């Protein structure tokens, strides 16, 4: 210097002017109460100071806090998670480890429990696809007398006819065989030697595999270990299923408090069958109906929930690490139709994705560029 891997930071800068929205101080129009004292409470405008989007505020996919409702305890259904250990408030997240895969390496990726409980599924090709299978090939055997061969006869000397023969050819049948070929993503361990009619874990050696033990490890798991077994048990569980674990539901429009007017409700007191209304032609009768005070529910409206929190920074201790202990310091949007902006100037590398709405921890997705650190590898020079 090139190529790459991992971790992190940043998200135009500076200035001026004019706004918007909370907070603090000042200010005090106005309002309420009143013991009437310029007493208390509240508070508009103005003025000053200071704060005002993100690394993802996003998707709303997981987990928790908080709130209300439900709930003796247990189970089923439906759903989720799924190697092991640890971290955490919790998780489907993170860290470390194991196994498998990719890469020369740094490093990266994995939905990674169970297929010897049961059920199901598998296109095309192929003889056979799960109680394996015989298409070609190989081998044995039976058969034909077809070829070849042998002998006899015959001949126009090319051959023809008849008989014999199954050892090697050919055809047909029956059986054996999983070595070889062929089909397929996959054909029921691999290589070699022996063995055999040909073959075959049929036997043996080595490798692989399974089971048990031993050793190491908390465990997953591992092994130049030992023994046993000729090998049984193909794939698929983001198919049903089995096993283990998990969890009540809804969400800040959750919810809590204060509380008009109008209508309705309850209690007490008053009024008393007087009046009014309805039924009816009328009377009797029957039914309905009053006023005042207090109380509680609840609507409009208002206040809280609301941002001090599993918080951030620095130092230091424990730990491989995620994380956690201690000390010191800091306060960093909180609106409610919803603020966080506009204009101008200077400047550079010319500015991406995008905008809080109860709050946190994650994951995922989007993103112009710039910078830092660590590591791998190649080339060159010393």
């Nucleotide at each position: 210097g090139g190529a790459g891997u991992g971790a992190g930071c940043u998200a135009g800068a500076c200035g001026a002017u004019c706004g918007c929205u909370g907070c603090u101080g000042u200010g005090g129009a106005g309002g309420u109460c009143u013991u009437c004292g310029u007493g208390a409470c509240u508070a508009a405008a103005g003025c000053a100071g200071g704060g005002g989007a993100g690394g993802a505020a996003a998707g709303u996919c997981c987990g928790g806090g908080c709130u209300u409702c439900a709930u003796a305890g247990g189970g089923c259904a439906a759903g989720g998670u799924g190697c092991c250990a640890g971290g955490u408030a919790a998780c489907g997240c993170c860290u470390g480890g194991g196994a498998g895969g990719c890469g020369a390496a740094a490093g990266c990726c994995u939905a990674c429990g169970g297929a010897a409980a049961g059920u199901g599924c598998a296109g095309c090709a192929g003889a056979g696809a799960g109680u394996a299978g015989a298409c070609c090939g190989c081998c044995a055997u039976u058969u034909u007398g077809c070829a070849a061969c042998u002998g006899a006869c015959u001949u126009u000397c090319g051959g023809g006819u008849c008989a014999g023969c199954c050892u090697a050819g050919a055809g047909a049948g029956u059986g054996g065989u999983a070595a070889g070929g062929g089909u397929g993503a996959a054909a029921g361990g691999g290589u070699g030697c022996g063995g055999u009619a040909a073959g075959a874990g049929c036997g043996c050696a080595c490798c692989g595999c399974a089971u048990g033990a031993c050793u190491g490890g908390u465990a997953a798991c591992a092994g130049u270990u030992c023994a046993u077994g000729g090998c049984a048990u193909g794939g698929u569980a983001a198919a049903c299923c089995c096993c283990a674990c998990c969890g009540g539901a809804a969400g800040c429009a959750a919810g809590a408090c204060c509380a008009a007017a109008u209508a309705g409700g309850a209690a007490u007191c008053c009024a008393u069958u007087a009046g009014g209304c309805a039924u009816g032609g009328c009377c009797c009768a029957u039914g309905c109906u009053g006023g005042a005070u207090u109380c509680g529910g609840g609507u409009a409206g208002g206040u809280c929930g609301c941002u001090u929190g599993a918080g951030c920074g620095u130092a230091u201790g424990a730990g491989u690490g995620a994380u956690u202990g201690u000390a010191c310091g800091c306060c960093u949007a909180g609106a409610g139709g919803a603020a966080u902006g506009a204009u101008c100037g200077u400047u550079c590398a010319c500015g991406a994705c995008a905008g809080a709405a109860c709050c946190c921890g994650g994951c995922u997705u989007a993103u112009c560029g710039g910078c830092u650190c660590a590591c791998u590898u190649c080339a060159u020079c010393a």
Molecule: Bacterial RNase P class A
Organism: Acinetobacter lanii